[in-house]
RNA sequence: AGAGUUUGAUCCUGGCUCAGAAUAAACGCUGGCGGCGUGCUUAACACAUGCAAGUCGAGCGAGAAAGUCCUUCGGGAUGAGUACAGCGGCGGACGGGUGAGGAAUACGUGAGAAUCUGCCCUUUAGUGAAGAAUACCCCCGAGAAAUCGAGGCUAAUACUGCAUACGUCCCUUCGGGGAGAAAGGUGGCCUCUUUGCUACCGCUAAAGGAUGAGCUUGCGCGCUAUUAGCUAGUUGGUGGGGUAAUGGCCUACCAAGGCGAUGAUGGCUAGCCGGCCUGAGAGGGUGUACGGCCACAUUGGAACUGAGAUACGGUCCAGACUCCUACGGGAGGCAGCAGUGAGGAAUAUUGCGCAAUGGGCGAAAGCCUGACGCAGCGACGCCGCGUGGAGGAUGAAGGCCUUCGGGUUGUAAACUUCUGUUAAGUGGGGUGAAAUGCCGACUUCUAAUAAAAGUCGGAGAUGACGGUACCAUUAAAGAAAGCACCGGCUAAUCUCGUGCCAGCAGCCGCGGUAAUACGAGAGGUGCAAGCGUUAUUCGGAAUUACUGGGCGUAAAGGGUGUGUAGGCGGCUUGCCAAGUCCAUUGUUAAAUCUCAUGGCCUAACCAUGAGUUCGCGGUGGAAACUGGCUUGCUUGAGGGAGGAAGAGAGAGGUAGAAUUCUCGGAGUAGCGGUAAAAUGCGUGGAUCUCGAGAGGAAUACCAAUGGCGAAGGCAGCCUCUUUGGCCUCUCCUGACGCUGAGACACGAAAGCGUGGGGAGCAAACAGGAUUAGAUACCCUGGUAGUCCACGCCGUAAACGAUGAUCACUAGAUGUCAGUUCCGUUUUAGGGAUUGGUGUCGUAGCUAACGCGUUAAGUGAUCCGCCUGGGGAAUACGGUCGCAAGACUAAAACUCAAAGAAAUUGACGGGGGUCCGCACAAGCGGUGGAACAUGUGGUUUAAUUCGACACUACGCGAGGAACCUUACCUGGGCUUGACAUGCAUGUGACCGCUAUAGAAAUAUAGCUUUUCAAGUUUACUUGAACAGAUGCACAGGUGCUGCAUGGCUGUCGUCAGCUCGUGUCGUGAGAUGUUAGGUUAAGUCCUCUAACGAGCGCAACUCCUAUUGCCAGUUGCUAUCCUUCGGGAGCACUCUGGCGAGACUGCCUGGGAAACCAGGAGGAAGGUGGGAAUGACGUCAAGUCCGCAUGGCCCUUAUGUCCAGGGCGACACACGUGUUACAAUGGCCAGUACAACGGGUCGCAACACUGCAAAGUGAAGCCAAUCCCUUAAAACUGGUCUAAGUUCGGAUUGAGGUCUGCAACUCGACCUCAUGAAGUUGAAAUCGCUAGUAACCGCGUAUCAGAACGAUGCGGUGAAUACGUUCUCGGACCUUGUACACACUGCCCGUCAAACCAUGAGAGUUGUCUGUACCCGAAGUUGCUUUAGCUAACCGUUAAGGAGGCGAGUACCUAAGGUAUGGGCAAUGAUUGGGGUUAAGUCGUAACAAGGUAACC
Repeated sequence: AGAGUUUGAUCCUGGCUCAGAAUAAACGCUGGCGGCGUGCUUAACACAUGCAAGUCGAGCGAGAAAGUCCUUCGGGAUGAGUACAGCGGCGGACGGGUGAGGAAUACGUGAGAAUCUGCCCUUUAGUGAAGAAUACCCCCGAGAAAUCGAGGCUAAUACUGCAUACGUCCCUUCGGGGAGAAAGGUGGCCUCUUUGCUACCGCUAAAGGAUGAGCUUGCGCGCUAUUAGCUAGUUGGUGGGGUAAUGGCCUACCAAGGCGAUGAUGGCUAGCCGGCCUGAGAGGGUGUACGGCCACAUUGGAACUGAGAUACGGUCCAGACUCCUACGGGAGGCAGCAGUGAGGAAUAUUGCGCAAUGGGCGAAAGCCUGACGCAGCGACGCCGCGUGGAGGAUGAAGGCCUUCGGGUUGUAAACUUCUGUUAAGUGGGGUGAAAUGCCGACUUCUAAUAAAAGUCGGAGAUGACGGUACCAUUAAAGAAAGCACCGGCUAAUCUCGUGCCAGCAGCCGCGGUAAUACGAGAGGUGCAAGCGUUAUUCGGAAUUACUGGGCGUAAAGGGUGUGUAGGCGGCUUGCCAAGUCCAUUGUUAAAUCUCAUGGCCUAACCAUGAGUUCGCGGUGGAAACUGGCUUGCUUGAGGGAGGAAGAGAGAGGUAGAAUUCUCGGAGUAGCGGUAAAAUGCGUGGAUCUCGAGAGGAAUACCAAUGGCGAAGGCAGCCUCUUUGGCCUCUCCUGACGCUGAGACACGAAAGCGUGGGGAGCAAACAGGAUUAGAUACCCUGGUAGUCCACGCCGUAAACGAUGAUCACUAGAUGUCAGUUCCGUUUUAGGGAUUGGUGUCGUAGCUAACGCGUUAAGUGAUCCGCCUGGGGAAUACGGUCGCAAGACUAAAACUCAAAGAAAUUGACGGGGGUCCGCACAAGCGGUGGAACAUGUGGUUUAAUUCGACACUACGCGAGGAACCUUACCUGGGCUUGACAUGCAUGUGACCGCUAUAGAAAUAUAGCUUUUCAAGUUUACUUGAACAGAUGCACAGGUGCUGCAUGGCUGUCGUCAGCUCGUGUCGUGAGAUGUUAGGUUAAGUCCUCUAACGAGCGCAACUCCUAUUGCCAGUUGCUAUCCUUCGGGAGCACUCUGGCGAGACUGCCUGGGAAACCAGGAGGAAGGUGGGAAUGACGUCAAGUCCGCAUGGCCCUUAUGUCCAGGGCGACACACGUGUUACAAUGGCCAGUACAACGGGUCGCAACACUGCAAAGUGAAGCCAAUCCCUUAAAACUGGUCUAAGUUCGGAUUGAGGUCUGCAACUCGACCUCAUGAAGUUGAAAUCGCUAGUAACCGCGUAUCAGAACGAUGCGGUGAAUACGUUCUCGGACCUUGUACACACUGCCCGUCAAACCAUGAGAGUUGUCUGUACCCGAAGUUGCUUUAGCUAACCGUUAAGGAGGCGAGUACCUAAGGUAUGGGCAAUGAUUGGGGUUAAGUCGUAACAAGGUAACC
């Protein structure tokens, strides 16, 4: 720091996703040790049990027992003034927990004044003298219990008066007057005791401090306007009350205020902060642990006590719940520490100790302390350590892969050697613990050698952790590695299994038989006692943009103006000092963070110091800028004077043309309408035409990227009223300005209301057409409406898709309205300048397109708006509206895109140019018949397989009776019909004969080896050959042409397809290759930011047409010779080798050239004719059954051998052909003229036989020699005479010939007989432009035989082409595009089905809350009380009084109740639309002129 993902590719916009860090986490797999931290985020749910707040005998009275000792057995002593309990004091307001509530009586920060403050510190003054009770205890009683009642005794630092009063408080005439306290204890001295003195601890009053608390206030601190108005104690004042204290805190009266778009009120959510996480920062998120503050303690209310509480382990009441009960009543509150249940994905021990730190009480010892210190559990987090180190290659075995050579696991292991961290055992062993207290000495205080305080010294005690840390030692490599990932992002790949299945997935996406993406193995990568996943936060995201974004077309400028608040604002003088700046000061707690140093072995962790703490407050200063006040100014703005233009607005009047209607004349059969028609009108007289009239609406020409207006918008002419802008003068005012949330006004068309009007046009509607349908497009009619007046509506693609204002920044050229200069006889003409309105263009900007002084450039001010697509121009709520509807405006859910611009293609029922037997013009066919052949279908045991628009279908097959043959049935074989190697053993094999059999095959018989070396034969070894056995393997026309090679078809013999360098563009790409000409051609020329080049085109090759030279057999024969066999010759024909020839070379015309048109010559003329030759590519085109080949499959069979059958079937359909339908013909007879080819397993003359196919014999020929081989149409003559025929020949019968082992299924041919359909072929469709079509025959390949097919050859030999409108195909340029699998594209809506979320809904339920009223516990306060009770004071006693308790009452008030509203949530028959879902239905709305341009 970025990356993936929209596209065929590009650039941009824009969302989604990933890589990082973090966590109070959880889950999965795994798990050695230690240190430091940390651990109910959910039910503020309910809690069993234990503990968490007591202490003081130096405040007070009372006061045991067990045990032990003694005993005179009565008892005594000790325990012990101890324990327990009580009165009293202090503390239970701290410490500990939790985060429910609370959006402000909270918190943070700063400031303040009207306050209180126990214990503590300092200071001052005092501490006198009395009294009456009471608990405990004793006794009686009630009750199950909790507990309570009566009587009696008693104490105090408990309670109550009195006295006194330096301070204090109150009043004051400032002289004074009044009010108000207390408690003692312990030690020491003295004393008989009391009293007294003294020290200390207490107590009282008062002042100050410290600490803590209360109160006020500025600023800061969530979301929501689909919450806009709230408020009656409300805001203020006065009097009074109340409080520690200010205050409507409370009350009476008076006034009518107070708060609010700078967001009051309401709703929802939330403890706040220091901090923590993230981030470069600014920010964003968060508030667990630690620290500060707040709030709460089962829910709600209330007070008491107290210095302090409205009190977690106190009280009272009410509610819910739980427990006990003898049913009468009682008890309780873990959000303290443990622990239990429940909830939940999820969170620990009913541990040890007060040794340390801290707290309460105490004079102290000490007691208490679930605070705290420790331990336990959990990898929950951070940090550290280990699981061994070194050597070790036959690179072991095994695994995996393999191109079979090897590679990899891998120095990894084994093996050798070394070390000893951790864990285990044994032994040693700190720090945390030194104070208080005690002893001694000294100092201070004191009368004091008491006591107290302080200093010094000394002795001794105290450890939960702890079997601690740490150290040493023993043994031993012995006990200690996993998890995720490996398609891209993202480091890391192979094999097997699976076969759109199973599954994966963060995004893109993998999986349909060769998956680096699923599952497994092997290997690798990353991290490591952890690793992954999930969740959440920040980051990346400049994707809310302060730093740091945008709005012409991507989301986004309000329809337009006027203007309020607000924001911003020209030049200048002086003052102020709010903002601003500087200095200083207070605060900003500690911890945290950063740096440095230090302490635990290190680190985490901890300590010390420094820094940081951006804010707020105070003080002093500066005065440039902003601001405030002030002095002027004129350039912004406005006014004045003088001009010119205008469809600017409103009102009234008026004009002509046209449409329609009415009347009259004239006139006759049609008119009208369309692509074509029909509906419609018309003989009752239309249309047409002339005249007259009526009525409404709109204003031709002028007329124009002309004018005016804020926008919407505005058009005949005249008059009236009126707004705004422009120019000139530079006269006046003196910043009066700009923008503008709300607000107000205007605002096309359509629509609505009331009343008019209504010619034309025309939604709806009707009819006619079109159509598969046609609720449309077209036609004929036609009502609202369109028009007027008044009133609503308030929206448009209200667009320049571009808010307003100001300033600055090259120009060129039109046009409108002015002014001015020169010039002109007037008109002309030229220049300067202001304001509008256009075009082009520089810089600059922009993703590009484009914009460009009329900015989308450069700056400034203000307003509006945007934040992925859909859902959604929506729902709900609110406001407005008569309604239609408008404005405002979500969410659930769903997708990974949606989109802008430009590029290359492709496409268009877009355009332009051009070509082709593409059409047209012609000739002949196919489609109808019969037959042949191929295909489909059907059938079959099998009818083997492939090929399917053009580009399958007389195609593979250029030749299925067996074979072929791949198919079927049946019979056999299993190293195999065929190849190679190894091992073992044999010696033959082959061949012939016989038998069985359909054959394959089996059995039997006969016959039968060779070579080399060693060596004396025998024998051994080796080689060749053959068969046998076994092992490797063979074999497969089995599958996949969508795994492939090769070959082929097609576009297309179309003229195209590309590259290098350069240039242009951010880029995809463009240019070149476009343009103007020309060509068959991207052929050539010219132009040209292109210049060149390659593959194609053309040419080179072959055949053919003319000719020269050479050559002359098997060819030829004119001349010559001849024994007629031939010789001779090479002139001619011919053959075949080398050449020539044609190149737009020449001429004329046109043209810039290329080239074109014509002509001459020539055998041939403009690529002469034909062939071969097929660019980059397209169709996953065809072929695994030609061949080759990966993978998969079969292996006594999917291999192989054999016999028979099938490929030849036959209601039918199609393609390609043959023969015909006849007289341009058939038949008969006669007579001519070819070329290409083939031939020894062959072609066969000739002769004979046969009607013939053919047979028999047989010459010649390995071929310019011989043979196939008579060419046929043609020509000559004859006959037939328009008919199903003397046409046509199918079919069938009979008889033959040939080939072949064999013609039944299933050959060809011959003869005789038979003699079908068919009389020129509907829709549709094919070929052909010249030696072509058409007609005619001949040859060849294959082949034993078997062409109407295929392929060659020659013979005869036409017609037509105006032309490019149309059909088809193609090429180039251009245009549009929502297409890119590319129009066989894309895509919309209803309906039908499934699922999901959501709105409405008669209602129902729950919860929160407002208002009114009822009832009203406890409690405070006030009032009442000679009625009940009553110690202290008054009263000599008593009576009585004061006071208290109790009771009653009033106000307030929790819970509860009634009534009526509001909000939210859940649910609801039914219902609305929405979304999603490979292959449903109907149409075809959009994208091309999308077939009616689209859209608002």
RNAcentral holds the sequence, with entries from ENA, Greengenes and SILVA. A computed fold for a 1496-nucleotide RNA from an uncultured bacterium, annotated as small-subunit ribosomal RNA. Rfam family: Bacterial small subunit ribosomal RNA. Rfam links the family to the GO terms ribosome and structural constituent of ribosome.